[in-house]
RNA sequence: GACCUGUUAGCUCAGUGGGAGAGCACUUCCUUGACAGGGAAGGGGUCGGGGGUUCAAGUCCCUCACAGGUCA
Repeated sequence: GACCUGUUAGCUCAGUGGGAGAGCACUUCCUUGACAGGGAAGGGGUCGGGGGUUCAAGUCCCUCACAGGUCA
């Protein structure tokens, strides 16, 4: 330098154009003498930045950044 993959909640990751989610973690309550475990409820996201397409974008296109990889 070229190409490929990835970037979504505190962490690990789903999400094939119309409702942003799961597990774990966190908070409150119940259960216990107390803890662990179990049960119920709840908080937390500018979906990496910018632009474009579309009635509508996490999703499609362009660009930049970052991480990993292949080639030179």